[in-house]
The RNA shown here (Glycine riboswitch aptamer) has 86 nucleotides and comes from a soil metagenome.
It matches the Rfam family "Glycine riboswitch aptamer". From the family's description: This family represents the bacterial glycine riboswitch. Gene Ontology term of the family: glycine biosynthetic process.

RNA sequence: GGCGCGGGAGAGUGCGGUGCACCAUCAACACCGCCGCCGAAGGCGCAACCGGCCCCCGGAAACGCUCAGGCCCAAAGGACCGCGUC
Repeated sequence: GGCGCGGGAGAGUGCGGUGCACCAUCAACACCGCCGCCGAAGGCGCAACCGGCCCCCGGAAACGCUCAGGCCCAAAGGACCGCGUC
């Protein structure tokens, strides 16, 4: 590093419209637009920290950014931790 198992957070049931369904209405669901929000895949950083031939260069976080991703519950994803295995 790969595989398997277990644990694993945060943030809107926001507003409007369209579609489906339906006798009609409402709700749910999907999509689009707008605003707000989250940071623990990834990415980036002018960067805490570490190293070196040291005022230059290299490595670089769970920090910062929020591009991507995500935001009722659930599902999926999920850094990281533990166990087993190659």
The coordinates come from a structure-prediction model, not an experiment, and the mean pLDDT is 76.